[in-house]
RNA sequence: UCGUGCUAGACGGGGAGCUAGCGGUGCCCUGUACCCGCAAUCCGCUACAGCGGGGUCGAACUCCCUCCCGAGGCUCGCCUGGUCUGGGACUGCCUCGGUGGAGCGGCGAUGAAGGCUGGGUCCUGCGCGGCAGAGAUCCACGAACCCCGUCAGGUCCGGAAGGAAGCAGCGGUAAGUGGCUCACUCUGGGCGCCGCAGGGGCUCCUGGCUGGAGCAAGCUGGCCGACGCAAGCCGGGUCAGACGUGUCGACGGAGGGUGCACGA
Numbered sequence: 001u002c003g004u005g006c007u008a009g010a011c012g013g014g015g016a017g018c019u020a021g022c023g024g025u026g027c028c029c030u031g032u033a034c035c036c037g038c039a040a041u042c043c044g045c046u047a048c049a050g051c052g053g054g055g056u057c058g059a060a061c062u063c064c065c066u067c068c069c070g071a072g073g074c075u076c077g078c079c080u081g082g083u084c085u086g087g088g089a090c091u092g093c094c095u096c097g098g099u100g101g102a103g104c105g106g107c108g109a110u111g112a113a114g115g116c117u118g119g120g121u122c123c124u125g126c127g128c129g130g131c132a133g134a135g136a137u138c139c140a141c142g143a144a145c146c147c148c149g150u151c152a153g154g155u156c157c158g159g160a161a162g163g164a165a166g167c168a169g170c171g172g173u174a175a176g177u178g179g180c181u182c183a184c185u186c187u188g189g190g191c192g193c194c195g196c197a198g199g200g201g202c203u204c205c206u207g208g209c210u211g212g213a214g215c216a217a218g219c220u221g222g223c224c225g226a227c228g229c230a231a232g233c234c235g236g237g238u239c240a241g242a243c244g245u246g247u248c249g250a251c252g253g254a255g256g257g258u259g260c261a262c263g264a
Stems, first nucleotide, its partner, number of pairs: 001264006009057003012030004020046005034054005063257006072248003076244002079241009090232002092229002095226005102220003106215002114210007122199006128192002131188005138179004147172004155164003
C1' cells in the first nucleotide's frame, strides 16, 4: 500500500414550550435523513440523561472537533401603525356670555358724546266729568170700619129751638207702589285723550338751550370665561411591524482528526 473480517460511530438536526433537569410524543424552522411498540388531567430516563425489539452502513461524500455563513426561535430596549377603553390639562371645533374697537357695514355738520332744563311714562292728594246705586223733589195710584173734610138717606139727645155721632157717595191724604228723570244731595269704581298740586326717577319716549366730533357693536377677526365634542393630545389594554442588544441555532462552506485482527 492492497484485500478480508470487525469495532467506535452513523442512519437527521435545531428553536420555543413542558420539566428540578435531560430526551421524546404534539407545534415551528431546516430539508429528505431505516423499521416496529410506548406517550399531554403525558411517556421514558438521571449528567454516559428516551426506553424496548429488529435491520443496514461502517473508518470516511457519510464519524468526531474548530471556525465562518446563517433560515428561524426566544429575551430586553425603543419607535411606528391598527383596534378597544378612559380622560378633558393643552391644540382645534360648536354654542353662549363678556371685553376691546382693527376691518366691513350702520348712525352723525339736516349736529355725535357730554352738560343744563321741560314734558310724558311711575306714585300720592284734591278736584271736574261720566257711569251706577240710593235718597229727596215732582206726577199718578193708593184706607169696607179702626185717617181727614163735607156728609144725602137713615140713627141718637131734646117738648121745641137746636145739637151730636156718622155709613155710602164725593174730595183729599199716610205708609207704600209705580213713573219721570233736566236740575239737587249722598255713596261707589276694572270709568276718563280732563284739571290742579306735590313727590320720585334717569329705564324708556319726546322737546328746548349749550356743545362741536364722535357714537354704536350687526358681521369678520383679537382677547377672557363657561358648557360641550373628542380629530389632534394624554393614560391603559391588545394585535401587527421596523430597528437595535443579548442568546440558542438548522442547512451549507472551510480546515483538521479517527481504532483492532488476519493475510499478501

A computed fold for a 264-nucleotide RNA from an Anaerolineae bacterium, annotated as Bacterial large signal recognition particle RNA. Taxonomically the source falls in Anaerolineae (Bacteria, Bacillati, Chloroflexota).